Notes
The RNA shown here (SAM riboswitch aptamer (S box leader)) has 103 nucleotides and comes from Belliella baltica. RNAcentral records the identical sequence in 2 taxa.

[in-house]
RNA sequence: UGCUUAUCGAGAAAGACCGAGGGAAGGGCCCUGCGACGUCUUAGCAACCUGAAUCAACAAGGUGCUAACUCCCAUUCUGAAGUAGAACAGAAAUAGAUGAGCG
Repeated sequence: UGCUUAUCGAGAAAGACCGAGGGAAGGGCCCUGCGACGUCUUAGCAACCUGAAUCAACAAGGUGCUAACUCCCAUUCUGAAGUAGAACAGAAAUAGAUGAGCG
């Protein structure tokens, strides 16, 4: 970095260091000097893989995660009507994240 596949409305944070941006990208909205983001430590959540392993459960191990639904929207379709548009609701796609497998 690519392909396949499953999931994405639940859950779970404190301390130390650092010092200005961060929430993927456009718009919105939000978080942030009462210190965000990031790093480390400790804790927790969860149950994707391993663990004799079908369901339930979890000693241990490998990941993952611990603001907001993947924070919301964007594209298409439907509700939908004579035409067009807006708002709303639902579904899907794209994109993304994570696991497992493969290259």

About this RNA: The prediction has a mean pLDDT of 78.